RNA sequence: GAUAGAGGAGCGAAAGUUAAUAGUAGUAGUAAUGAGAUAAGCACAGUGACUUACUAUGAAAGGAGCAAUCGCCGAAGGUUACAGCUGAUGCUUUAAAGCUGUAAUACUGGUGAUGUAUAAAAUAUAUGCAUCACUGUCACAAAUUAUUUUGUGGUGAGCUAUC
Numbered sequence: 001g002a003u004a005g006a007g008g009a010g011c012g013a014a015a016g017u018u019a020a021u022a023g024u025a026g027u028a029g030u031a032a033u034g035a036g037a038u039a040a041g042c043a044c045a046g047u048g049a050c051u052u053a054c055u056a057u058g059a060a061a062g063g064a065g066c067a068a069u070c071g072c073c074g075a076a077g078g079u080u081a082c083a084g085c086u087g088a089u090g091c092u093u094u095a096a097a098g099c100u101g102u103a104a105u106a107c108u109g110g111u112g113a114u115g116u117a118u119a120a121a122a123u124a125u126a127u128g129c130a131u132c133a134c135u136g137u138c139a140c141a142a143a144u145u146a147u148u149u150u151g152u153g154g155u156g157a158g159c160u161a162u163c
Stems, first nucleotide, its partner, number of pairs: 001163005008073001010072004016066003026057007036044001039093004076108002078105009109135011136155008
């Protein structure tokens, strides 16, 4: 350098399905009120804007759990840059934010819990940071009599096997 592998509550995608979102938003009617509403523009608006109460009707998207099946062990995630798409209401533009793709990056071995920050309807969940625990692997030291146990430290450009 090449090839093949291992870690385990292992990583990612996922048809389908379920809960929640929610009796919420919206729509219609009745009554009250009386000029706006939007980030901006156009449209709309005393033939009643905005708002409130009651009645009837009544969603969805994103996110999440389970998951046939598939791809894998920098699996994957994060950060930065570029490009595209979505994106405030009747329409258009756009903000925050989100999604997809490419590139760079020695930022992270893996999982879980707790706290905190962001996103979200959310006490679900995801990501970042900190701490703790467990675990894989290597090095060193000690014990052991079967090659395992204990302690300390490091961590994937690592580790094991073969050529």
Predicted 3D model of a 163-nucleotide RNA (Lysine riboswitch aptamer) from Romboutsia timonensis. Its Rfam family is "Lysine riboswitch aptamer". Rfam links the family to the GO term lysine biosynthetic process. Model confidence (mean pLDDT): 80 of 100. RNAcentral holds the sequence, with entries from MGnify.